[in-house]
Context: one part of a larger RNA
Molecule: large-subunit ribosomal RNA, domain II
Organism: Patescibacteria group bacterium
RNA sequence: GCCAACGACUUUAGGUGUACAGCCAGUCUAAGCUCUUUUGGAGCUGAGGCGUAGCGAAAGCGAGUGUUAAAGCGCGUUUAGCUGUAUGUCUAAGACCCGAAGCCAGGCGAUCUUACCUUGGGCAGGAUGAAUUUGAACGAAAGUUCAAAGGAGGUCCGAACCCGUAGGUCGUGCAAUUCCUUGGGAUGACCUGAGGUAAGCAGUGAAAAGCUAAUCGAGCCUGGUAAUAGCUGGUUCUCCUCGAAAUAGUUUUAGGACUAGCCCUUCAUUUAUGUUUUGGGGGUAGAGCUCUGAAUGGGAUUUCUUGGUUCGUCCGGAUAUCCCAAUCAAACUUCAAAUACCAAAACUCUUUGUGAAGGAGUCAGACCGUGGGGGCUAAGCUCCAUGGUCAAAAGGGAAACAGCCCAGAUCCUCAUCUAAGGUCCCUAAAUUUUCCACGCAAGUGGACCGUAGUUCUUUUUUAUUAAAGAACUGUGGGAGCUAAGUGUUAAAAAGGAGGUGAAAUUCUUUAGACAGCUAGGAGGUUAGCUUAGAAGCAGCUACCCUUUAAAGAGUGCGUAAUAGCUCACUAGUCAAAGGAUUUCGCGCCGAAGAUUUAGCGGGGCUAAGCUCAGUACCGAAGAUAGGGAGCCUUGUGUUUUACACAAGGUUGGUAGAGGAGCGUUUUCUUGACAAUGAAGCCAAAUCGUGAGGUUUGGUGGAGUCAAGAGAAGUGAGAAUGUUGGC
Numbered sequence: 001g002c003c004a005a006c007g008a009c010u011u012u013a014g015g016u017g018u019a020c021a022g023c024c025a026g027u028c029u030a031a032g033c034u035c036u037u038u039u040g041g042a043g044c045u046g047a048g049g050c051g052u053a054g055c056g057a058a059a060g061c062g063a064g065u066g067u068u069a070a071a072g073c074g075c076g077u078u079u080a081g082c083u084g085u086a087u088g089u090c091u092a093a094g095a096c097c098c099g100a101a102g103c104c105a106g107g108c109g110a111u112c113u114u115a116c117c118u119u120g121g122g123c124a125g126g127a128u129g130a131a132u133u134u135g136a137a138c139g140a141a142a143g144u145u146c147a148a149a150g151g152a153g154g155u156c157c158g159a160a161c162c163c164g165u166a167g168g169u170c171g172u173g174c175a176a177u178u179c180c181u182u183g184g185g186a187u188g189a190c191c192u193g194a195g196g197u198a199a200g201c202a203g204u205g206a207a208a209a210g211c212u213a214a215u216c217g218a219g220c221c222u223g224g225u226a227a228u229a230g231c232u233g234g235u236u237c238u239c240c241u242c243g244a245a246a247u248a249g250u251u252u253u254a255g256g257a258c259u260a261g262c263c264c265u266u267c268a269u270u271u272a273u274g275u276u277u278u279g280g281g282g283g284u285a286g287a288g289c290u291c292u293g294a295a296u297g298g299g300a301u302u303u304c305u306u307g308g309u310u311c312g313u314c315c316g317g318a319u320a321u322c323c324c325a326a327u328c329a330a331a332c333u334u335c336a337a338a339u340a341c342c343a344a345a346a347c348u349c350u351u352u353g354u355g356a357a358g359g360a361g362u363c364a365g366a367c368c369g370u371g372g373g374g375g376c377u378a379a380g381c382u383c384c385a386u387g388g389u390c391a392a393a394a395g396g397g398a399a400a401c402a403g404c405c406c407a408g409a410u411c412c413u414c415a416u417c418u419a420a421g422g423u424c425c426c427u428a429a430a431u432u433u434u435c436c437a438c439g440c441a442a443g444u445g446g447a448c449c450g451u452a453g454u455u456c457u458u459u460u461u462u463a464u465u466a467a468a469g470a471a472c473u474g475u476g477g478g479a480g481c482u483a484a485g486u487g488u489u490a491a492a493a494a495g496g497a498g499g500u501g502a503a504a505u506u507c508u509u510u511a512g513a514c515a516g517c518u519a520g521g522a523g524g525u526u527a528g529c530u531u532a533g534a535a536g537c538a539g540c541u542a543c544c545c546u547u548u549a550a551a552g553a554g555u556g557c558g559u560a561a562u563a564g565c566u567c568a569c570u571a572g573u574c575a576a577a578g579g580a581u582u583u584c585g586c587g588c589c590g591a592a593g594a595u596u597u598a599g600c601g602g603g604g605c606u607a608a609g610c611u612c613a614g615u616a617c618c619g620a621a622g623a624u625a626g627g628g629a630g631c632c633u634u635g636u637g638u639u640u641u642a643c644a645c646a647a648g649g650u651u652g653g654u655a656g657a658g659g660a661g662c663g664u665u666u667u668c669u670u671g672a673c674a675a676u677g678a679a680g681c682c683a684a685a686u687c688g689u690g691a692g693g694u695u696u697g698g699u700g701g702a703g704u705c706a707a708g709a710g711a712a713g714u715g716a717g718a719a720u721g722u723u724g725g726c
Stems, first nucleotide, its partner, number of pairs: 001726006011093013026050003032044005054061002064075004096234002099231001103224006114198009123188001125157003128153001132149007161185003166181003200216001202212003237661006247260005261362002263359007272352001274347007286335001287333002292329003296325006303318003307315002365390010395406003410628004415624003421618003424603003430615001432614002434447005448477012478612004487605002495589002499586010516573005522546003527541003552567001556565002629651010662715001664712010680699008
């Protein structure tokens, strides 16, 4: 892991509903006793309970009573109960099942380990060389030095022995701590054998909360014990009907609960619901600036003035008021919606609303659109409101994709039509926008098709009701953009650009524009000043006059300054368009990421891209068509029930509520089967919406089944479920 078996809402007592039953102003017995065919049954017993009268604290009174001086007021007075069975639920109990860590009591443990006690044992070899002593020398002595002897030490190196530093190995191991290399101690607070002592809130501890038998921040075993678990997991057959919530208040409360809200069932009420219309109040969106504030520019005036100053209420600044212009506001309003809310009327009706009783579940919500708060007008963020979807919803689309778009799956069909979205291939559906003639083109004409109107014909209908056809008239039979692979599925900024299309305004132009080419572009003068220099061209001032077709006291480059080149301006040549500004469409640059193109799903596409327009088709569990089933309402029929038929409606579903059934074991009654083969097992056929049933054949070898009624150890795939097998 698989298979098989076992495995979870029970029982008792009490309360409270529902259904049915017995008796009924009553109803029921409990313990006990008697009898009996003795896990049982029958009888006796009415003690007592509930009900039949209440009110009051009570005395007490009584259809009344309490309060009170009284009245008024409160509670009563209108009669239905009692018991049993089944079932829902609540309370007390282990209370649906399994599951703690723990707490307490009584015992068992120091053969492991910690400490101690008693008694034994062990430590190769080498090194160092303390005290002390002896000798010699020196010294007055104390003593010093040298030499020799000596052999101390929680001394040194290093085996046994003890330990376990670092790395590796192993890590379903050789091993529930090993092995290898390396390492520490190794005469000591050393190591070790045997025996003994100390224990569970206790011991022992050179202290790590270490150790106390692979167990230690309180050992192990048994008991209290089915401890408790607001927590996790699990909870077993079928079909049918309805179907939530993730909110409010309170909570030692926040992942729990209680009440309300929302769901189901039964009963009552019977339109109270909903929609439309009408009538209301409002101060939100918007708007506005009258008020309250904010804020900008200009003007006028008041007051103050650390400033500037040419000493002038001159400039500047601040302050306050008024005027003009254009503004801003959740806590501003002279105004002012849509919705929403309230009321009335009409319509609607298997819709809905309201009330009572019984049963729940829910209290973690998620995203999307809209209005807002918080945050950064950040978040797949967070908190409200409002609507939707998911949750509890399958199907189609969005490549894939709970919350987006379309659409709500009763079942069957190799039928039809559509939605969103699509129609080149993957991949269902358009490579969709007709053909001919003339014309350079714009366009014109004809055919054909679509469409609208009118008239007519045929068939049909109660009916110009429907269908088909013909004629005439009108009309349509596409038009643009993009060249960037932009785009084809979200989304890129400020800024930049003779990309390209459209539009508007305006200027020049056959009296020759614009661009190019040829030629000129001069003189006073090197203007004046400044300056070393300043000559058109460092800078300052001025910017005149003349000759001219035209030529600036000079547009740019250049020089030390000149020079030189060039421009404005002019003529010629050429020949027909050329410039400026603004707006809009589609593109371009701006544009960098991490495994591989990788943000069209891919191929690919110049449309198979974008904008506007048309037609056709595809496309879902939607709608329709045909057939079947359940439920509800209404109607008809049969003897009211219940059933049958018809019409209409309806049948996604988690938590959850309700209804109807299937099957298992066993008891009773009645019946049936069985060696001419029971149960069980295997297979096929068949019936039922299903749980399941039946028949036949084989196997098997002794019991079994049906109908009705009763009782439950009554249904397994999940619980790291339990046991067994493989």